[in-house]
RNA sequence: GCCCCUGUAGCUCAGCGGUAGAGCGCCUGUCUCGUAAACAGGAGGCCACGAGUUCAAAUCUCGUCGGGGGCU
Numbered sequence: 001g002c003c004c005c006u007g008u009a010g011c012u013c014a015g016c017g018g019u020a021g022a023g024c025g026c027c028u029g030u031c032u033c034g035u036a037a038a039c040a041g042g043a044g045g046c047c048a049c050g051a052g053u054u055c056a057a058a059u060c061u062c063g064u065c066g067g068g069g070g071c072u
Stems, first nucleotide, its partner, number of pairs: 001071007010024004018055001026042005048064005
């Protein structure tokens, strides 16, 4: 320098054009003598950034940036 994969909640990931989800973690409640576990409920993300396509974009296209891998 070129090519490929990847960027979504505190962490690990799903989601593949039509109002953003799960597990773990966190908070509250129930239960307990108390803690944990269990059960019930809740908070938390303008989907890396900018532009384009579309009635509509996390999702498609282009560029930039970050991470990983391959080739020379």